Predicted 3D model of RNase P RNA and transfer RNA as a complex of 465 nucleotides. The coordinates come from a structure-prediction model, not an experiment, and the mean pLDDT is 78. It holds a member of the Rfam family "Bacterial RNase P class A". From the family's description: Ribonuclease P (RNase P) is a ubiquitous endoribonuclease, found in archaea, bacteria and eukarya as well as chloroplasts and mitochondria.
């Protein structure tokens, strides 16, 4: 100075007017409602004003987990579905943190659905001789016979040995090198990889390190079936509760202790509930309140811990709609990208002006994560390269 | 909001133990016919919604993600 990697954080600002919702308060109407003989009071409805507060880092998809709600507070099995390298953290969890072990990078560093292929079953198209405890197509090399010979050998038929070399595959049943052999071959030896055991050191533990012994080699696919550990009982705020309010039932089928249906995916079985239940036409309502936001909550400081995360003390108050509010226009700042005028040490500079842009995307019962989308711009940190001292 | 399914040629639609993607109708071309239509024959047309991964090898299996399409309220 040019390149890159890894975290983290904003994601426009101020002001004017005009609109929107949820609370709170005044005022004003109601042929609303209760209470009282009754002035009145108490509450609700709609209109106006006034104050407060009003989206995100993803509120997105809805892929995990949890809490909270009803179902027998949750039983056994069988199916079924999920996780999958240790050890932490955590309400949980496929997430996270740190380590192991494998792969990629010159590095910082990134990236694995990362248990099991001597329990079994199955696949492995094409090509290729031959794809799983395999295989003589080309080749190599002895006998035997035959033919020709330039007597060194060539040919071609027979029956036999050989996995060292050619060729095909994604793969072809260790690799170099040497003895050996008619040729060969782990058949033998040496290293050297890599399996299996057995001891000894390290680490909680994955697992590493060393030394010995043994057989000479054990394909790959389990994001095929599947075995092995663990773990999951359904459903989801349109849960679920409580009041208003309206209308009209009919027909078929099953049932009432010979138990129908029901306890929210299948089956069985076991407990419980238990008199009504399904199918079909028709018929009514299109409302209220609760649930409903203060929670594993935010954010600062100290303490434990490599971190994930924990603990403790101060502090803060921060939407809750229900056809669904959080918005629009101006005006100056900023940011960016284009361009006139200006200055230049011709790299570019920034004074002044003008014209264009400022993304992804709207909570809807709540949180912890992951994954997705996203104009621009900041910060910390480390790595290569080059150049200068 | 909550549940669940589908995506394959211009259109509908098959595609299982993963191994060169298969009809039917439109369309075009040739023959038949005086001409059309039917009919006979021909050839073309997909990188399987997009991306990423397991595998030698993905329509299929795994993960993301996008477009669509369905179904869920009370009360007699």
């Nucleotide at each position: 100075u040019g390149g890159g990697c890894u975290g983290g954080c904003c994601g426009g600002g101020c002001g004017a007017c005009c609109g929107c919702g949820u609370c709170g308060g005044g005022c004003g109407c109601c042929a609303c409602g209760g209470a009282g003989c009754g002035a009145u009071c108490c509450g609700g409805g709609c209109g106006u004003c006034c104050g407060c507060c009003g989206a995100g880092g993803a509120a997105g998809g809805u892929c995990c987990g949890g809490g909270c709600u009803c179902c027998a507070c949750a039983g056994g099995g069988c199916a079924g579905g999920g996780u999958g390298g240790u050890c932490g953290c955590u309400a949980a969890c496929u997430c996270c943190g740190a380590c192991c072990c494998g792969g990629g990078g010159u590095g910082a560093c990134c990236c694995g659905c990362g248990g099991g292929a001597c329990a079994g079953u199955g696949c492995c198209a094409c090509a290729g001789a031959g794809a799983a405890c395999a295989g003589a197509c080309c080749g190599c090399c002895g006998c035997u016979c035959c033919a020709c010979c330039a007597c060194g050998g060539u040919g071609g038929a027979g029956g036999g040995g050989c996995a060292a070399g050619g060729g095909u595959g994604a793969a072809a049943c260790g690799g170099u090198g040497g003895u050996g052999c008619a040729a060969g071959a782990g058949a033998c030896c040496a290293c050297c990889a890599g399996c299996a055991c057995g001891c000894c050191g390290g680490g909680u533990g994955a697992c590493c390190g060393g030394c010995g012994u043994g057989g000479c080699u054990a394909g790959g696919c389990a994001a095929a079936c599947c075995c092995c550990a663990c773990c999951c009982g359904g459903a989801g705020c349109a849960a679920g509760a409580u009041c208003a309010g309206a209308c009209a039932g009919u027909g078929c089928g099953c049932g009432u202790u010979c138990g129908a249906g029901g306890g929210c995916g299948g089956c069985c079985c076991g407990c419980c509930c238990g008199a009504g239940c399904g199918c079909a036409c028709g018929g009514g309502u299109a409302g209220a309140u609760c649930g409903c936001u203060g929670g594993a909550g935010g954010c600062g400081g100290c303490c434990g811990g490599c971190a994930a995360c924990g603990g403790u003390c101060g502090u803060c108050g921060u939407a809750g709609a229900u056809g669904g509010a959080u918005g629009g226009u101006c005006g100056c700042c900023c940011c960016c990208g284009c361009u006139g005028c200006g200055g230049u040490u011709c790299g570019c500079c920034g004074g002044c002006g003008g014209c264009g842009g400022g993304a992804c995307a709207g909570a809807a019962c709540c949180c912890g994560g992951c994954c997705u989308a996203c104009a621009g711009g900041c910060c910390a940190g480390c790595c290569c390269a080059u150049c200068c001292c | 909001g909550c549940c669940g399914g589908u995506g394959u040629a211009g259109c509908u639609g098959a595609g299982u133990u993963g191994g060169u993607a298969c009809a039917g109708c439109a369309g075009g071309g040739u023959c038949c016919u005086u001409g059309u239509a039917a009919g006979a024959c021909c050839a073309a047309g997909a990188u399987c919604g997009c991306a990423g991964g397991u595998u030698c090898g993905a329509g299929u299996c795994c993960u993301g993600u996008c477009a669509c399409c369905g179904g869920c309220u009370c009360c007699a």